[in-house]
RNA sequence: UUCAGGCCCCGGUGGGCACGAGCCCGCCAACUCCGCCAGGGCCGAAAGGCAGCAACGGUACGUGGUGUCUUGCGUUGCAUCGUAAGGCCUGAAGCA
Numbered sequence: 001u002u003c004a005g006g007c008c009c010c011g012g013u014g015g016g017c018a019c020g021a022g023c024c025c026g027c028c029a030a031c032u033c034c035g036c037c038a039g040g041g042c043c044g045a046a047a048g049g050c051a052g053c054a055a056c057g058g059u060a061c062g063u064g065g066u067g068u069c070u071u072g073c074g075u076u077g078c079a080u081c082g083u084a085a086g087g088c089c090u091g092a093a094g095c096a
Stems, first nucleotide, its partner, number of pairs: 001093008010082005016076001017074001019072004023067001024065004033058003041050003
C1' cells in the first nucleotide's frame, strides 16, 4: 500500500421495554346539560294546556382501574440486513 474480517459511526426492516394518548369497564351533574317529570304552581266555565322543582334515566367534563388491541414518543436496549465516507483492531500478501 492492497485485500479480507471485526468493532464504532450512519441507515432500513422486525420484534421488545418505559412513558403518554385512544379504545374498554366503574364512579361521576341540587342548579348554570338532555330526556321524562310525582307533588305543587299558572291559564281555562270545562275539556285540557303551559312552565317546571324533587326523584329516575342518559350523557359531558373529570376521575379510578385494566390490557388481547390501536397509536405517538425515546440520550432505551436486541436481532438482522446494507453500504459511501470516517476512526480503531486483527490477519494475509507485496514493497521500502
Molecule: Bacterial small signal recognition particle RNA
Organism: Gemmatimonadota bacterium